[in-house]
Context: one part of a larger RNA
RNA sequence: GGACGAACGCUGGCGGCGCGCUUAAUGCAUGCAAGUCGAGCGGUGUUCCGCAAGGGACGCAGCGGCAGACGGCUGAGUAACGCGUGAGCGACCUGCCCCAGAGAGGGGAAUAAUCCGCCGAAAGGCGGACUAAUACCGCGUACGCUCCGCAGCAUAAAAGCUGUGGAGGAAACGAGCGGGGUAACCUGUCUCGGCUCUGGGAGGGGCUUGCGUCCUAUCAGGUAGUCGGCGGGGUAACGGCCCACCGAGCCUAAGACGGGUAGCCGGAGUGAGAGCUUGUACGGCCAGAGGGGGACUGAGAUACGGCCCCCACUCCUACGGGAGGCAGCAGCAGGGAAUUUUGCACAAUGGGCGAAAGCCUGAUGCAGCGACGCCGCGUGAGGGAUGAAGGCCUUCGGGUCGUAAACCUCUUUUCUCAGGGACGAGCAAGGACGGUACCUGAGGAAUAAGCAAUGGCUAACUACGUGCCAGCAGCCGCGGUAAUACGUAGGUUGCGAGCGUUGUCC
Numbered sequence: 001g002g003a004c005g006a007a008c009g010c011u012g013g014c015g016g017c018g019c020g021c022u023u024a025a026u027g028c029a030u031g032c033a034a035g036u037c038g039a040g041c042g043g044u045g046u047u048c049c050g051c052a053a054g055g056g057a058c059g060c061a062g063c064g065g066c067a068g069a070c071g072g073c074u075g076a077g078u079a080a081c082g083c084g085u086g087a088g089c090g091a092c093c094u095g096c097c098c099c100a101g102a103g104a105g106g107g108g109a110a111u112a113a114u115c116c117g118c119c120g121a122a123a124g125g126c127g128g129a130c131u132a133a134u135a136c137c138g139c140g141u142a143c144g145c146u147c148c149g150c151a152g153c154a155u156a157a158a159a160g161c162u163g164u165g166g167a168g169g170a171a172a173c174g175a176g177c178g179g180g181g182u183a184a185c186c187u188g189u190c191u192c193g194g195c196u197c198u199g200g201g202a203g204g205g206g207c208u209u210g211c212g213u214c215c216u217a218u219c220a221g222g223u224a225g226u227c228g229g230c231g232g233g234g235u236a237a238c239g240g241c242c243c244a245c246c247g248a249g250c251c252u253a254a255g256a257c258g259g260g261u262a263g264c265c266g267g268a269g270u271g272a273g274a275g276c277u278u279g280u281a282c283g284g285c286c287a288g289a290g291g292g293g294g295a296c297u298g299a300g301a302u303a304c305g306g307c308c309c310c311c312a313c314u315c316c317u318a319c320g321g322g323a324g325g326c327a328g329c330a331g332c333a334g335g336g337a338a339u340u341u342u343g344c345a346c347a348a349u350g351g352g353c354g355a356a357a358g359c360c361u362g363a364u365g366c367a368g369c370g371a372c373g374c375c376g377c378g379u380g381a382g383g384g385a386u387g388a389a390g391g392c393c394u395u396c397g398g399g400u401c402g403u404a405a406a407c408c409u410c411u412u413u414u415c416u417c418a419g420g421g422a423c424g425a426g427c428a429a430g431g432a433c434g435g436u437a438c439c440u441g442a443g444g445a446a447u448a449a450g451c452a453a454u455g456g457c458u459a460a461c462u463a464c465g466u467g468c469c470a471g472c473a474g475c476c477g478c479g480g481u482a483a484u485a486c487g488u489a490g491g492u493u494g495c496g497a498g499c500g501u502u503g504u505c506c
């Protein structure tokens, strides 16, 4: 000198764009943050038309499907194939989406809702009866699917590919329209959405591996599933991942093992560079969800707002027993030098569900607060000497603040008021932001300057007060009666809505 997620002191007009618990991964009141589908299913409430039959609209919980593994937060742990980079999988998985081929035949048994009864303070639970499905279970059929056998190709070998024989394994319907029927309902080379099997793709993931990845030797030896083999279990898959048996290996001064510290990277800061330092915001990966452990479901699980157990804590209780998890958005307490609103909207972008209309979305878009940062603008412009008054200094002549002010002329960025008023929205309608930005008019220099320094380094000097006192100070050092170094004043210098100080890095 530069930089900052900064803080502190003094000061403070406006706008744009960013950023905002670095500490206690401490504890949390309250609200919201993940639902949706009636075009899968049975019921049920309200309401409209109708004499009725029947038809329509809007809901409700339940069964069922998809989503809740994304999005959002945090950095505790982790020195590790965790991350980065480059390879490999003949050892693998993949819901939704895309392409292609084939299929969807015929049956069965339940259960929630509901009703009845009962237990409990509650949370909730038990028994009986009834019912539906794209829920569940057999049967049939089926491929180039899976498994087994054989042959061929390839391979050092297992694995792989091709052919062949045998065995095994699927499915679900709904809506529209048309036809039939009084109706329940039945039906179709029809249309749409779904269902099953198989092959491929895209995107996503799993595993293996070369290299790289902080300090410490005042840590020198470490290791028993340890290292390897054979067989098996398990997994989507290789593997001591796990198990039985057998062998005795394996790592280490190129630092094993131990201790400390730490999420890693794209990047960021600085520097001429080499390098050093760093990882906030944004993006990628990883890890975590009060501490610890466990599995279930599922295409997929560290399952934050799922489940079970233990522990700590908080709350309710009729004392028998229950409920909870903000490192989501706001907000509270606490800690701290220190970090914001219990805001608006789904209008846009994106996500979930749905055929769609649409619903949900504290993701997101915006607004609020904070000079926390960067950038921009303003606090007026021109003229104006009797160099006014006043302050300060003075050798008392004067000098200086100083064209500075007053005064004259002008302007209106900004400000106030009034009028108009968006883009962002796609065929139409629909805008939280927002009566905002912006435009026009009117008024009036009006609403707007400070902070630090002034001995040398280092740009800028005098007076008074003080008298080794009070005090200053980054270093050298100032102060004990003439202090340019303390305090005040005037002047001056520097920067300017900021200026200084402190902390950290280069």
Stems, first nucleotide, its partner, number of pairs: 001506004006502005013377006019370002021335001026333003030330003035066003040063002043060007073288003082213008092205003097201007105139001107137002114129006145168009173193004177188004214260003221251003226248004231243003263285004267278004290311005313324004341367001343366003349363001350361004380410004390401004415443006424433001450495005455476003461490005471478002